Notes: A computed fold for a 72-nucleotide RNA from an uncultured bacterium, annotated as transfer RNA.
RNA sequence: CGCGGGGUAGAGCAGGGGUAGCUCGCUAUGCUCAUAACUUAGAGGUCGGGAGUUCGAAUCUCCCUCCCGCAA
Numbered sequence: 001c002g003c004g005g006g007g008u009a010g011a012g013c014a015g016g017g018g019u020a021g022c023u024c025g026c027u028a029u030g031c032u033c034a035u036a037a038c039u040u041a042g043a044g045g046u047c048g049g050g051a052g053u054u055c056g057a058a059u060c061u062c063c064c065u066c067c068c069g070c071a072a
Base pairs, nucleotide, nucleotide: 002070003069004068005067006066007065010024011023012022013021018055026042027041028040030038048064049063050062051061052060
């Protein structure tokens, strides 16, 4: 240099044009003598960056950047 996959909440991952979700974690609440477990609620995201297409982009296109793998 070439090819492929990936970057989404603190962690691990879904979502592949129409308001961004799940599990764990965190906070609060209920339960308990108390803790854990369990119940209920909540906070936490400019979807790696920029541009384009579109009424509308995490999603499609282009460029850049980072990570993993293949080949050389």
The coordinates come from a structure-prediction model, not an experiment, and the mean pLDDT is 85. Its Rfam family is "tRNA". Its family is annotated with triplet codon-amino acid adaptor activity in the Gene Ontology. Rfam classes the family as a transfer RNA.